The RNA shown here (transfer RNA) has 74 nucleotides and comes from a Promethearchaeaceae archaeon. RNAcentral holds the sequence, with entries from ENA. The coordinates come from a structure-prediction model, not an experiment, and the mean pLDDT is 85. The organism belongs to Promethearchaeaceae, within Archaea. Its Rfam family is "tRNA". It is annotated as a transfer RNA.
RNA sequence: GCCGGCGUGGCUUAGUUGGUUAAAGCGCAGGACUCAUAAUCCUGAGAUCGUGGGCUCGUAUCCCACCGCCGGUA
Numbered sequence: 001g002c003c004g005g006c007g008u009g010g011c012u013u014a015g016u017u018g019g020u021u022a023a024a025g026c027g028c029a030g031g032a033c034u035c036a037u038a039a040u041c042c043u044g045a046g047a048u049c050g051u052g053g054g055c056u057c058g059u060a061u062c063c064c065a066c067c068g069c070c071g072g073u074a
Base pairs, nucleotide, nucleotide: 001073002072003071004070005069006068007067010026011025012024013023019057028044029043030042031041032040050066051065052064053063054062
């Protein structure tokens, strides 16, 4: 250089045959329980989906470019 894959809360992932609320676990904050801590239970905050543009009534999802990471290849 070329080919392929991936990028979604702080972390790990789901959701990607476009369709109205982006879901879960861990973590975090508050509360219950306890003499207290842990465990357990309840409540809550937190992602406009890598960036920009396009198609569409409508895009995390399709198309294009770029950025980053991983793998393959001379």